Large-subunit ribosomal RNA, domain II from a soil metagenome, 687 nucleotides, folded computationally. It matches the Rfam family "Bacterial large subunit ribosomal RNA". Gene Ontology terms of the family: ribosome and structural constituent of ribosome. The RNAcentral record of the full RNA draws on SILVA.
[in-house]
Context: one part of a larger RNA
RNA sequence: GCCUGCGAGUUGUCGGCAUUGGCGAGGUUAAGCGGCUAAGCCGUGGAGCCAUAGGGAAACCGAGUCUGAAUAGGGCGUCCAGUCAUUGUCGGCAGACCCGAAACUGCGUGAUCUAGCCAUGGCCAGGCUGAAGUGAAGGUAACACUUCAUGGAGGGCCGCACUCAUUGACGUUGAAAAGUCUCGGGAUGAGCUGUGGUUAGUACGGUGAAAUGCCAAUCGAACGCAGAGAUAGCUGGUUCUCUCCGAAAUGCAUUGAGGUGCAGCGUGAUGUGUUGUCACACGGGGGUAGAGCACUGAAUGGGCUAGGGGGCUUACCCGCUUACCGAACCCAAUCAAACUCCGAAUACCGCGUGAUUAGCAUUGCAGUGAGACUACGAGGGAUAAGCUCCGUGGUCAAAAGGGAAACAGCCCAGAUCGACAGCUAAGGGCCCUAAACGACGACUAAGUGUGAAACGAUGUGAGAUCGCAUAAACAGCCAGGAGGUUGGCUUAGAAGCAGCCAUCCUUUAAAAAGUGCGUAACAGCUUACUGGCCGAAUGUGGUCUUGCGCGGAAAAUGUAUGGGGGCUAAAGUCGUCUCCCGAAGCUUCGGGAUCCCGCAAGAGCGGUGAUCGGUAGGAGAGCGUCGUGCAGGCAGUGAAGCCGGAGCGCAAGUACCGGUGGAGCGUGCACGAGCGAGAAUGCAGGC
Repeated sequence: GCCUGCGAGUUGUCGGCAUUGGCGAGGUUAAGCGGCUAAGCCGUGGAGCCAUAGGGAAACCGAGUCUGAAUAGGGCGUCCAGUCAUUGUCGGCAGACCCGAAACUGCGUGAUCUAGCCAUGGCCAGGCUGAAGUGAAGGUAACACUUCAUGGAGGGCCGCACUCAUUGACGUUGAAAAGUCUCGGGAUGAGCUGUGGUUAGUACGGUGAAAUGCCAAUCGAACGCAGAGAUAGCUGGUUCUCUCCGAAAUGCAUUGAGGUGCAGCGUGAUGUGUUGUCACACGGGGGUAGAGCACUGAAUGGGCUAGGGGGCUUACCCGCUUACCGAACCCAAUCAAACUCCGAAUACCGCGUGAUUAGCAUUGCAGUGAGACUACGAGGGAUAAGCUCCGUGGUCAAAAGGGAAACAGCCCAGAUCGACAGCUAAGGGCCCUAAACGACGACUAAGUGUGAAACGAUGUGAGAUCGCAUAAACAGCCAGGAGGUUGGCUUAGAAGCAGCCAUCCUUUAAAAAGUGCGUAACAGCUUACUGGCCGAAUGUGGUCUUGCGCGGAAAAUGUAUGGGGGCUAAAGUCGUCUCCCGAAGCUUCGGGAUCCCGCAAGAGCGGUGAUCGGUAGGAGAGCGUCGUGCAGGCAGUGAAGCCGGAGCGCAAGUACCGGUGGAGCGUGCACGAGCGAGAAUGCAGGC
């Protein structure tokens, strides 16, 4: 891992509600007792309980009573059948659907592992070093001291056994639940070790050269049993079928936030009967969007001006002045969630008509109370986030189908079942790939389309407007482009052309007190400006608006920002038009179910009536397993079980036939459950 078996809402009691039944202004017995055909039944037993009257805290009163001074008003009553059982379904109490803690408490068992200690034993190859002491010699006054021997000390040195475990590799379902090989530490010592003994578990024990280490592969509190099915607002699991309806992820509260209570939203029953929803008409209140500046504030420029500052004047008081600041006021132009002289659309309330089929009340049973994205309106954030928090709608959640290449939340559309029928939606119609390489008009040349901004640009189309132009424009070519003057200043110089100031006059067809190069400064070239040549019915410049393009444009495996091939008067883009494809939508044909209506009235028939996606969840109807009772059956002329066979039933399931098998088993009605397996890192066994 697979297979087989086992494996989870039970039982008691007390209540709520519904169902069925008995009796009924009543209903009913409990314990106990007696009897019998005895896990039970039949009697007896009226204690007690519920109902029959309520109100009040109570005394108490009573169809009333309480409050109250009240005969007022108000509250609760007075009308409305109950009760005992059955079954179902919920709730309380019990382990209460099942499995699962870490822990807590009590009583015991452990020191054969290991830590310390006690008693008694054992062990340490070989080699090296050479302390004290001692002897001799030298030496001293004597010591001291020196040398040579001797000696054999040491938590001394090297290194086996022994012991430990530093390095590396291997091993990692191992040879081994800690090892092997190798390197390595200690190896006469605080050494190693055998045997026997001793110290212990929660008033926080023992032992510890101290690591929270060790105390039998278990230690921040051992192990066993018991309380015990501890508790688990947590995780996982919870077993047959079909039918109808179908949520929530919100509000308030919470030692509350992943739990719970009440409300909201679902479902069943009963009642009510249009009260619901939508459309239209009419009548309402509002202060949002927008707008505005009349208020409150903010804020720009100008005018005017009180006041202040500076300057002048001045003994003081005055006064004069100002390219300073500047309240108020005026003009112009602005801003505001906590501004409003104004002010919608929607929404909301009321009423009427119409359409439709909801709504509401009481009661049983829930689930939900983690939401997600998207569009629009706000707050937070950075007018960031697949961000966060509200509001309104949608979808997903709980929704399959078609489109978006793929893609819960986007677009279309809501799957009762069948069809080798038709029409459409979104989206599409060259090929992959179903359907026009459709028609007409225009744009794009960038493969733009098929990713991106500020900004940049004689890309190109359309529109508008202002100039110049047969008195010849624009561009090009030919020619002129002068004089006072080298303007003045500055400067070494400054002559159109470093810089500052001014920018006149004259001759002219025209020519700047000079547009750009250039020189040290001049010179030189050139432009503005003028004449000539040329010749424009698509002339030639500027500006603005707009369509489509261009640049800006760098990322990691390989094109890789059209799904691909590929596409250029498109198979791109914009506009107009026709046809077609395209879904589980709609239609057609056939079948089924639910509800309603009609007729029958006991379960049918008819309807061109409607409905039938579905998680949590509510409700209904069934299938099967085991057993019991009653009835009626089958079976050695072959039961159950097993194998095979295109049967029947919406399904759970269930007939029949053949084989196998060899002894029990169906059917109908009623009843009772240890009643349905794929999941629980489920349990046991097998492979």